[in-house]
RNA sequence: AAAGUAGACCGCCUUAUCGCUAAUUUUUUAGAGGAAAGUCCGGACACCAUAGAGCGGCAUAGCGGCUAACGGCCGCCGAUUGUGAAAUCAGGACAAGUGCAGCAGAAAGAAUGUACAGGUAAUGCUGUAGUGAAAUCAGGUAAACUCUAUGCGGUGCAAUGUCAUGUAAACCAACGUUCGAGAUUGCUCAGUCGAUGUUGGAGGGUAGGCAGCUUAGAAAUUUUUGGCAACAAAAAUUCUAGAUAAAUGAUAAGGAUUUUCUAAAUUUUAGGAAAAACAGAAUCCGGCUUACAGGUCUACUUUUUUA
Numbered sequence: 001a002a003a004g005u006a007g008a009c010c011g012c013c014u015u016a017u018c019g020c021u022a023a024u025u026u027u028u029u030a031g032a033g034g035a036a037a038g039u040c041c042g043g044a045c046a047c048c049a050u051a052g053a054g055c056g057g058c059a060u061a062g063c064g065g066c067u068a069a070c071g072g073c074c075g076c077c078g079a080u081u082g083u084g085a086a087a088u089c090a091g092g093a094c095a096a097g098u099g100c101a102g103c104a105g106a107a108a109g110a111a112u113g114u115a116c117a118g119g120u121a122a123u124g125c126u127g128u129a130g131u132g133a134a135a136u137c138a139g140g141u142a143a144a145c146u147c148u149a150u151g152c153g154g155u156g157c158a159a160u161g162u163c164a165u166g167u168a169a170a171c172c173a174a175c176g177u178u179c180g181a182g183a184u185u186g187c188u189c190a191g192u193c194g195a196u197g198u199u200g201g202a203g204g205g206u207a208g209g210c211a212g213c214u215u216a217g218a219a220a221u222u223u224u225u226g227g228c229a230a231c232a233a234a235a236a237u238u239c240u241a242g243a244u245a246a247a248u249g250a251u252a253a254g255g256a257u258u259u260u261c262u263a264a265a266u267u268u269u270a271g272g273a274a275a276a277a278c279a280g281a282a283u284c285c286g287g288c289u290u291a292c293a294g295g296u297c298u299a300c301u302u303u304u305u306u307a
Stems, first nucleotide, its partner, number of pairs: 001303010012255007020031004033278001037289002040287005045156004050190001052189004057152005062076005077091001078089004092147002097145002099141002114129005160211004171201005182193003217239001219238008257275008
C1' cells in the first nucleotide's frame, strides 16, 4: 500500500416563524427506531369452575454455563469450507423394527456367479479382475418413517374491568331437575360447578364512554469487583410518546459530511453544483430473522514493497 475477517457507532446540527398531541405549578417540559418491520419463539400481565393422570399431537437433542424463560446467548469439543483471520451445523440412536439408492454390472443383500486362477467325492468352496458411490447374510441414509431422553392447559389489551343506553329473562324443538341434561382440555378417565335448567334453531336490541395507558421497569446510564465470556453483585444518577382512524410536522437561512468541477497550491485553501439509505410506536419486555445510500473507529489475517 492492496485485499479480507470479526466487532461497535453515526446515518445530520443550530436559529427563527407557524402548526399538532399529552402532562402541567398556565407557563414550561416532553413527543416515532436500530430495526418501530416479520408475527417466528419465550415471557410479564389478565381471564377461564382443575391446570391432575393416560393417550395423541407438537417441540428440542455433543459437554458445560448464563437468563424470568426460550428453539436464544457464551465457552469448549467434533465435522465441513477457507492459505488464514474466521464461518456454518436440523451435532442422541442404523445390533429395536420397517423402508430407500437411477444408470452401469452376471448380480445391490439370507442377493449373485461374467472372465481367469487355485481346490474338492461334489457344490461359488477360495482368491483376483471387471461395473459401480457401494459386491463380507456388508456398508450408507433418520430436515426417511421410527426409537430414546426431556418439555408443553387454553385464549389473548380486539385480554379484562366498569358505567350508561336499549330490547323480547318473549317463540319453537330436544334432553333434564341430585338415579345429574350440560359446562370446563384435542380425546378418555378423574375432579369441580350445576336447576323458573341446559343445548340447538329462528328472531330482536346495542356496537357508546372511562379504565387498562402521566407505561416505575426481569428499566436505562456510569463506575467498581468477580468471571476467558455470556453475565452477576454493589453504589450513584435519571424518568424518556400515549394517540384511538390514529398527534410527533412544514417553511426559510446558515453550517457540518460525501461526490464532482474550476483555480491556485503541494497534501491544503477558495468558489460553484448535486446528493443522502431502510423506513413510522398502538399493552409491555427479552430474543431471532429480514431491509439498509453513504461514512467513522478498533482488533486480527494474507500478499507486496522499503528500512

This is a predicted structure of a 307-nucleotide RNA (Bacterial RNase P class A) from Mesonia maritima. Of the family's consensus pairs, 96% are formed in the model. Its mean pLDDT, the model's own confidence on a scale to 100, is 77. The source organism's lineage runs through Bacteria, Bacteroidota, Flavobacteriia, Flavobacteriales and Mesonia.